[in-house]
The RNA shown here (transfer RNA) has 72 nucleotides and comes from Microgenomates bacterium UTCPR1. The prediction has a mean pLDDT of 81. Rfam family: tRNA. The family's RNA type in Rfam is transfer RNA.
RNA sequence: GUCUCUAUAGCUCAACGGACAGAGCGUCAGUUUCCGGAACUGAAAAUGGAGGUUCAAUUCCCCCUAGAGACA
Numbered sequence: 001g002u003c004u005c006u007a008u009a010g011c012u013c014a015a016c017g018g019a020c021a022g023a024g025c026g027u028c029a030g031u032u033u034c035c036g037g038a039a040c041u042g043a044a045a046a047u048g049g050a051g052g053u054u055c056a057a058u059u060c061c062c063c064c065u066a067g068a069g070a071c072a
Stems, first nucleotide, its partner, number of pairs: 001071007010025004018055001027043005048064002051061002
């Protein structure tokens, strides 16, 4: 330099173009306990950035950024 893949919650991962973007772990609060832990209940928390297509984009297209890989 060329090509391919990846980017979603604090972490690990889901989500045929269509209901309020979900789950596990974690965090916070409550119940329980002498105190913790465990258990149960509840809450907060996310689509890398800028455009385009579409009635509707996490999803499709283009560019950029970051990371991984292959070739040279």